[in-house]
Context: one part of a larger RNA
RNA sequence: UGACGGGGGCCCGCACAAGCGGUGGAGGAUGUGGUUUAAUUCGACGCAACGCGAAGAACCUUACCAGGACUUGACAUGUAGCGAAUCUCCAUGAAAGUGGAGAGUGCCGCAAGGAGCGCUAACACAGGUGGUGCAUGGCUGUCGUCAGCUCGUGCCGUGAGAUGUUGGGUUAAGUCCCGCAACGAGCGCAACCCCUAUCUUUUGUUGCCAGCACGUAAUGGUGGGAACCCAAAAGAGACUGCCGCGGACAACGCGGAGGAAGGCGGGGAUGACGUCAAGUCAUCAUGCCCCUUAUGUCCUGGGCUACACACGUACUACAAUGGGAUGGACAGAGAGCAGCGAAGCCGCGAGGCCAAGCGAACCCCAUAAACCAUCCCUCAGUUCGGAUUGCAGGCUGCAACUCGCCUGCAUGAAGUUGGAAUCGCUAGUAAUCGCUGGUCAGCAUACAGCGGUGAAUACGUUCCCGGGCCUUGUAGA
Repeated sequence: UGACGGGGGCCCGCACAAGCGGUGGAGGAUGUGGUUUAAUUCGACGCAACGCGAAGAACCUUACCAGGACUUGACAUGUAGCGAAUCUCCAUGAAAGUGGAGAGUGCCGCAAGGAGCGCUAACACAGGUGGUGCAUGGCUGUCGUCAGCUCGUGCCGUGAGAUGUUGGGUUAAGUCCCGCAACGAGCGCAACCCCUAUCUUUUGUUGCCAGCACGUAAUGGUGGGAACCCAAAAGAGACUGCCGCGGACAACGCGGAGGAAGGCGGGGAUGACGUCAAGUCAUCAUGCCCCUUAUGUCCUGGGCUACACACGUACUACAAUGGGAUGGACAGAGAGCAGCGAAGCCGCGAGGCCAAGCGAACCCCAUAAACCAUCCCUCAGUUCGGAUUGCAGGCUGCAACUCGCCUGCAUGAAGUUGGAAUCGCUAGUAAUCGCUGGUCAGCAUACAGCGGUGAAUACGUUCCCGGGCCUUGUAGA
């Protein structure tokens, strides 16, 4: 000097407490372990691995396995020779491939050749998702958006170091004030950035419709309007600015006024010095090592989807604050041309046929659902619950057996609120309800967003966990 303490003091955080809803029990979904397997490719392992890499494994992907093949190679550069390139067809084969037939002659040109592409040969070389993340770069997680981490000069100490950064207050904050052998400064904090809450101005189409007129079964449908909503662009606005009280007359705190908003208004982006030899050689890059008729490359099929079991994370439920039927209402954000696809017609339905419009404030995906009204059910393993299974279909795709999603009919399992334990959340939050997007031919209970409805509780800091500052003790360096 730091680290540690079942030492002390002060202070924070959904850390506890106060509440609300879950997980742990069931079913299936998904990831992991284990086991199995020819292979079940690889990585990730307390928090900070386990709906993670994977924003989507039928083939492909694909790295794994079996079999069939290739050896200058699927890919790059160089040399030589031949041929334009290219296209079509036949045989064989599971395909890769192998054998054969035919069509075909381009561009530049100093007429030698050249560019480009294909084939052949030999060699330099290619290639490796092979190893090492404990050789590395880059990127990332984490403590933690915690309030810290340092430097220059000066001063103190033989020195390691100390001071500053400690102290008294205060703050979300090493935030600010005061004091002080310190005076300043840097990286962090805050602010500057984006969204959101109010208003003004400008501009009004594809958006809007108050007033005026026309028209309709009805609709901003039409003329028109520029008020409102909205769309962007530019501004205004909040700063403890004003008043009172407290306080060291300070910083600041409490209350009040005005205000759409009040003391950081709400949310996001933003992650200091460093820690964990944390993660990644399988994004990529890269040192070294290793393979080179194979640890490289191509193909077919299989596997990554196995299943006695164990764990994690979400989903659906166990019902009456509910289930079913009918009718009615209200979003936001986003996607669309190899796309979104209206209307009409067919089908119980998934969907199909035909096809308008739209590169989209115009058309379309697109009926939001919970909600409201009426009716049925009346507490039951049920009109709860939907697993499982059978049959019949639909869609995508070369192809749904292994192994996709959806529909209809039938079937109707476990489950009656879950032990020990454990998680999230302080407000437009939790809970609950649907919608959209990326990936994507197809495949979403996942992920990323969007809005609708909309709570309860916080006395307090003794205790559990994590953290910050000061101080003390011990051990170790």